FMN riboswitch aptamer (RFN element), 135 nucleotides, folded computationally. Its Rfam family is "FMN riboswitch aptamer (RFN element)". From the family's description: The RFN element is a highly conserved domain that is found frequently in the 5'-untranslated regions of prokaryotic mRNAs that encode for flavin mononucleotide (FMN) biosynthesis and transport proteins. It was read from a public genome assembly, where an Rfam model found it. The coordinates come from a structure-prediction model, not an experiment, and the mean pLDDT is 75.
[in-house]
RNA sequence: CAAAAGUUUCAGGGGUGGUGAAAGUCCACACCGGAGGUGAUGUGCUAAAGCACUUAGUCCUCGACCGCUCGAGAGAGCGCUGAUUCGGUGAGAUUCCGAAACCGACGGUAACAGUCCGGAUGGAAGAAACGACGG
Numbered sequence: 001c002a003a004a005a006g007u008u009u010c011a012g013g014g015g016u017g018g019u020g021a022a023a024g025u026c027c028a029c030a031c032c033g034g035a036g037g038u039g040a041u042g043u044g045c046u047a048a049a050g051c052a053c054u055u056a057g058u059c060c061u062c063g064a065c066c067g068c069u070c071g072a073g074a075g076a077g078c079g080c081u082g083a084u085u086c087g088g089u090g091a092g093a094u095u096c097c098g099a100a101a102c103c104g105a106c107g108g109u110a111a112c113a114g115u116c117c118g119g120a121u122g123g124a125a126g127a128a129a130c131g132a133c134g135g
Base pairs, nucleotide, nucleotide: 001134006130007129008128009127010126015029016028017027018026030115031114032104033103034062035061036060037059042053043052044051045050057102058101066079067078068077069076070075084100085099086098087097088096106118107117108116
């Protein structure tokens, strides 16, 4: 002077019934929601200011999947990347309250898949802990 390098661990949820020769794929009803941010929610502490934690699948950013290029490979770069309105309160809400909607990679399959099987005992946004015996 710096609070990083580095190490370790963790890091995706969800189904019943009906029809049928055949469907966890259709139909009916049900169920699920990665990470960070924003946020007027909630909880705790405090005399207060304030602090800590905390509810957005649809907003913003990112990851995953997929495609292309480069590379012996590891990998790197680029691209692609779903879906929300109405009403209420209010100074302020696509986040609160109420209501009604909508969305969900690739490959497989006796029949079309967010919920089954597979790549995947993978990868990863990131989170937590350790981290001065450091320069």